[in-house]
Context: one part of a larger RNA
RNA sequence: UUGGGCGUAAAGGGCGCGUAGGCGGUGCCAUAAGUCACUUGUGAAAUCUCCGGGCUUAACUCGGAGCCCGCAGGCGAAACUGUGGUGCUGGAGUAUGGGAGAGGUGCGUGGAAUUCCCGGUGUAGCAGUGAAAUGCGUAGAUAUCGGGAGGAACACCUGUGGCGAAAGCGGCGCACUGGACCAUAACUGACGCUGAGACGCGAAAGCGUGGGUAGCAAACAGGAUUAGAUACCCUGGUAGUCCACGCCGUAAACGAUGGGCACUAGGUGUUCGGGGUAUUGACCCCCCGGGUGCCGCAGCUAACGCAUUAAGUGCCCCGCCUGGGGACUACGGCCGCAAGGUUAAAACUC
Numbered sequence: 001u002u003g004g005g006c007g008u009a010a011a012g013g014g015c016g017c018g019u020a021g022g023c024g025g026u027g028c029c030a031u032a033a034g035u036c037a038c039u040u041g042u043g044a045a046a047u048c049u050c051c052g053g054g055c056u057u058a059a060c061u062c063g064g065a066g067c068c069c070g071c072a073g074g075c076g077a078a079a080c081u082g083u084g085g086u087g088c089u090g091g092a093g094u095a096u097g098g099g100a101g102a103g104g105u106g107c108g109u110g111g112a113a114u115u116c117c118c119g120g121u122g123u124a125g126c127a128g129u130g131a132a133a134u135g136c137g138u139a140g141a142u143a144u145c146g147g148g149a150g151g152a153a154c155a156c157c158u159g160u161g162g163c164g165a166a167a168g169c170g171g172c173g174c175a176c177u178g179g180a181c182c183a184u185a186a187c188u189g190a191c192g193c194u195g196a197g198a199c200g201c202g203a204a205a206g207c208g209u210g211g212g213u214a215g216c217a218a219a220c221a222g223g224a225u226u227a228g229a230u231a232c233c234c235u236g237g238u239a240g241u242c243c244a245c246g247c248c249g250u251a252a253a254c255g256a257u258g259g260g261c262a263c264u265a266g267g268u269g270u271u272c273g274g275g276g277u278a279u280u281g282a283c284c285c286c287c288c289g290g291g292u293g294c295c296g297c298a299g300c301u302a303a304c305g306c307a308u309u310a311a312g313u314g315c316c317c318c319g320c321c322u323g324g325g326g327a328c329u330a331c332g333g334c335c336g337c338a339a340g341g342u343u344a345a346a347a348c349u350c
Base pairs, nucleotide, nucleotide: 003322004321005320006319007304008303012318014201015200016199021194022193023192025088026087027086028085029084030083031082033081034080035077036076038074039073040072041071042070048066049065050064051063052062053061054060091191092188093187094186095184096183097182098181103177104176105175106174107173108172109171110154115149116148117147118146119145120144121143125136126135162169163168206247207246208245209244210243211242215241216240220236221235222234223233258317259316260315261314262313263312266295267294268293269292270291271290272289273288274287275286276285299306300305323350324349325348332343333342334341335340
């Protein structure tokens, strides 16, 4: 390579958008590139295979046939693929009417709490721990009342809940704005799916410039513990955590499960929308659609388990794996301010 695989054994790209490419619903007509049938030419000889002959046999050799898996021309077929044309509405999209939502961005605003400052009351402790000590406090702390400053995060509601492609999103209000869903079935008429590259987004930490800093807190200092204690515990505490702009581009970026379409028993909860029944009304009950959970049949699986949200049955497209270590490494390339990222070996060894 052929193949076999990718939830947990090696293996799904962190996520999207989309270029090339691959693949693509349904009717009719045409065409004949693919496809198929027949035919002609060619595919040198030798070699090879089979049959037969010649050297006593064999090797060797001679003859015949096959083969040379192919290419080209001709004449046909028209189911399928392709191509051209013309239709269709089931895929896809649009429109109209709705309701749901921590979806995004910006601006504003609220209360609780911590800390600090000012003032009042008040006096000897407070804090901390397994126990302590460092620390704070008679220059009046802790506690308590009143006032003020500032930063960060939003208790209850909160949910097996909702939204988003993922990362992720949670006080309240306003503005701008994306997507999904339901109903109607009016419009377009295959406009679709996937997607190598490219491009964009991308937690935390980290980096650059400027700002901000209440709490927390790497580093660091001290106190303990201990044989030691560069830790776990305690008292402090700087980067950082926050904001703006620009980088970085990683993760157990996880459902460790790529995307799309179709098909294949059910039961039960929840959320959003619609229809029916009922009703004064919310509710209840039945049905349909979208999401999100649990249980479970067939089937699948090494087992665990999955099971209409598939890991079942199929098709299309992409990514990836191919014994362990060496090695999420070296060298080189590309990217980055750096940290480093990405692509990615070999010797050697078991």

RNAcentral holds the full RNA, with entries from ENA. A computed fold for a 350-nucleotide part of an RNA from an uncultured Pseudomonadota bacterium, annotated as small-subunit ribosomal RNA, central domain. It matches the Rfam family "Bacterial small subunit ribosomal RNA". Its family is annotated with structural constituent of ribosome and ribosome in the Gene Ontology.